[in-house]
RNA sequence: CCCUGACAAGGGCAUACCUGUUGAAAAACGGGGACGCAAAACCACCGGUCUAAGGGGCAUUUCCGUCCUAGGACAGCGGGGCUACCAAA
Numbered sequence: 001c002c003c004u005g006a007c008a009a010g011g012g013c014a015u016a017c018c019u020g021u022u023g024a025a026a027a028a029c030g031g032g033g034a035c036g037c038a039a040a041a042c043c044a045c046c047g048g049u050c051u052a053a054g055g056g057g058c059a060u061u062u063c064c065g066u067c068c069u070a071g072g073a074c075a076g077c078g079g080g081g082c083u084a085c086c087a088a089a
Base pairs, nucleotide, nucleotide: 004087005086012037013036017032018031019030020029021028022027035076042081043080045079046078047077048074049073050072054069055068056067057066058065
């Protein structure tokens, strides 16, 4: 230095849920809280998943419905890229 990751050490992040704010929503951010995580640090390049404001199709003599679609979102879905603490076997 690389691989690897333990009943090691110092620690770190923060699921669900509650709450405030933003947003059409998914969701994000702040506070509380911990299910877990050796990259659960960062990045939307690939696949996947979620939402459908806007756009499009269908229907409608009133029921404003239904279907399709990311310029939106998820890095704690997987792959990939990239960076990093410690050190037993």

c-di-GMP-I riboswitch aptamer from Woeseia sp., 89 nucleotides, folded computationally. Of the family's consensus pairs, 95% are formed in the model. Rfam family: c-di-GMP-I riboswitch aptamer. Rfam links the family to the GO term cyclic-di-GMP binding. Its mean pLDDT, the model's own confidence on a scale to 100, is 88.